[in-house]
Context: one part of a larger RNA
RNA sequence: GCACGGUGGAUGCCUUGGGAGCAUAUUGGCGAAGAAGGACGUAGAAGGCUGCGAAAAGCGUACGGGGAGCUGGCAAACGAGCGUUUGACCCGUACGAUGUCCGAAUGGGGAAACCCAGCAGGAGUUAAGUCCUGUUAUUCCUAAGUGAGUAAAGUAGCUUAGCUGGAAGCAUACCGGUGGGAAUUGAAACAUCUCAGUACCACCGGAGGAAAAGAAAUCAAGCACGAGAUACCCUGAGUAGUGGCGAGCGAAACGGGUACAGUCUAAACCGAGUCAAGCAAUUGAUUCGGGGUUGCGGGACCUCAACAUGAUAUCAAGUUAGGUAACAGAACGGCCUGGGAAGGUCGGCCAUAGAAGGUGAAAGCCCUGUAAGUGAAACAGAACUUGAGUCUAGAGGUAUGCCAAGUACCACGGGGUCGGAGACGCCUUGUGGGAAUCCUGGGGGGACCAUCCUCCAAGGCUAAAUACAAAUAUGUCACCGAUAGCGCACCAGUACCGUGAGGGAAAGGCGAAAAGAACCCCUUCAAGGGGAGUGAAAUAGAACCUGAAACCGUGCGCU
Numbered sequence: 001g002c003a004c005g006g007u008g009g010a011u012g013c014c015u016u017g018g019g020a021g022c023a024u025a026u027u028g029g030c031g032a033a034g035a036a037g038g039a040c041g042u043a044g045a046a047g048g049c050u051g052c053g054a055a056a057a058g059c060g061u062a063c064g065g066g067g068a069g070c071u072g073g074c075a076a077a078c079g080a081g082c083g084u085u086u087g088a089c090c091c092g093u094a095c096g097a098u099g100u101c102c103g104a105a106u107g108g109g110g111a112a113a114c115c116c117a118g119c120a121g122g123a124g125u126u127a128a129g130u131c132c133u134g135u136u137a138u139u140c141c142u143a144a145g146u147g148a149g150u151a152a153a154g155u156a157g158c159u160u161a162g163c164u165g166g167a168a169g170c171a172u173a174c175c176g177g178u179g180g181g182a183a184u185u186g187a188a189a190c191a192u193c194u195c196a197g198u199a200c201c202a203c204c205g206g207a208g209g210a211a212a213a214g215a216a217a218u219c220a221a222g223c224a225c226g227a228g229a230u231a232c233c234c235u236g237a238g239u240a241g242u243g244g245c246g247a248g249c250g251a252a253a254c255g256g257g258u259a260c261a262g263u264c265u266a267a268a269c270c271g272a273g274u275c276a277a278g279c280a281a282u283u284g285a286u287u288c289g290g291g292g293u294u295g296c297g298g299g300a301c302c303u304c305a306a307c308a309u310g311a312u313a314u315c316a317a318g319u320u321a322g323g324u325a326a327c328a329g330a331a332c333g334g335c336c337u338g339g340g341a342a343g344g345u346c347g348g349c350c351a352u353a354g355a356a357g358g359u360g361a362a363a364g365c366c367c368u369g370u371a372a373g374u375g376a377a378a379c380a381g382a383a384c385u386u387g388a389g390u391c392u393a394g395a396g397g398u399a400u401g402c403c404a405a406g407u408a409c410c411a412c413g414g415g416g417u418c419g420g421a422g423a424c425g426c427c428u429u430g431u432g433g434g435a436a437u438c439c440u441g442g443g444g445g446g447a448c449c450a451u452c453c454u455c456c457a458a459g460g461c462u463a464a465a466u467a468c469a470a471a472u473a474u475g476u477c478a479c480c481g482a483u484a485g486c487g488c489a490c491c492a493g494u495a496c497c498g499u500g501a502g503g504g505a506a507a508g509g510c511g512a513a514a515a516g517a518a519c520c521c522c523u524u525c526a527a528g529g530g531g532a533g534u535g536a537a538a539u540a541g542a543a544c545c546u547g548a549a550a551c552c553g554u555g556c557g558c559u
Base pairs, nucleotide, nucleotide: 001556002555003554004553005552006551012545013509014508017480018479019477020476022475023474024473025472026471027469028468029170030169037102038101039100040053041052042051044078047074049072059096060095061094062093063092064091065090069082070081071080107116108115109114117136118135119134120133121132122131123130138167139166140165141162142161143160144159145158146157174208175206176204177203178202179201180200186193190244218227219226231258232257233256234255241249242248262461263460264459265404269290270289271288272287273286274285275284276283277282295438297403298402301397302396303395304394310391311390312389314388315387316386317385318384319383320382323379324378326374327373332347333346334345335344336343348365349364350354356368357367358366409433410432411431412430413429414428415427416426441456442455443454444453445452496503497502516544519531520530521529522528
């Protein structure tokens, strides 16, 4: 150098699994009736996994679907059974039974899955030990009983009951609130400023299927116009502003859309009950019922009139379209190559179906499906309809009484807002001061004053449009294809590491079908190999598709 090998596991092809800052729909909680999560068991034989719980891969009832096999899977075989129209196994709906031990864990304890009890009832024993069932934590609320200090007290306390009283714990993407709250960074250094009230921390008297907000002491308007709860989107607008006027930060109203919904108290006044004071009339406090809810002020009170009209967020029934099992579903043959036809070729057919997957290679017509259709006894929800219940109206008059208080408002100091103290309003509130109640009260309209306009604070509730996607289902992709894609395509949060919080892998592919190599030979009845046989192929032989390189050899040639 040529040829042939070994090793190794790149590459190609594949995909059971992943990704999506993709979409749509459903659903949005579980738990003392014991959860989430586990321990230990459980099958004829049984090691993980799955299911289940001493009634243990399951039991019962009712109603649907389906129709010949079935006794989960790794994982075949055996055994023993069940079933075939008197319907097994399986799927769906509803209701039950059982449900060891731990775990909020709740009889007491405890080093979780263990130990030890009391009470009541039962089994067993001559009697016991023992066993079974039920019950026994704390706290709040309600009720009953009891009952001090202290004379009284239904006071404190104690006890009991509430198995269809509440809480607790888990999960947590989205929401509200409370208390804290950065720095990297940017300013081309850095301090005000920025990043940012972000990340994060500790929580809740917290949740809900959404939450929050919400029915004007709101905006607007230099004309004396006008709008009419909230939320979200577009716009207004990178505008007005703010800013070591640097870097940067940055609105709102109007307008256009989505969706639309409004209401209940407190008080005056009337009535009833209870308690207190008082000789009593009565007064006060408190509870309940009626009344009443507004800004053209309203209501009370007095007089008159009236029982209509509409709304509905609560309940019930019905209807409709879907959901939770399903049904049915068109149309092809010959020849050739080949191990194999779906390929080639010849001639046909269906199509509201030529999406896709599978079948020995590349199939509209072989299988599963697909299009267009069909379908629910039962259950839950949605929309609509009907009914029930609930709510809802006017006119005039009078003036002594009502209309949310440490509140409004003022001052000082913070915070919020686009606004960094500014000419600085508005909202909020730590400290101090501190009103009024409607011809004559109060807030706002950007210092402040006047005029004018506008609204009625100091109580509460309120669907929809909005947010999210753990879970379930479906679909999509110029997303990955095993060093990629989730950490996990495989029994992975496993093995392993760490005292612990925690960290955290590797590992896919024989073949169409096991047809997984009977039998013979060497060897230790090995490992491994040689024949034979299977197969299209065995250099496809289980260390199994392809089988690169590094690396290690054998033969031959040349030196």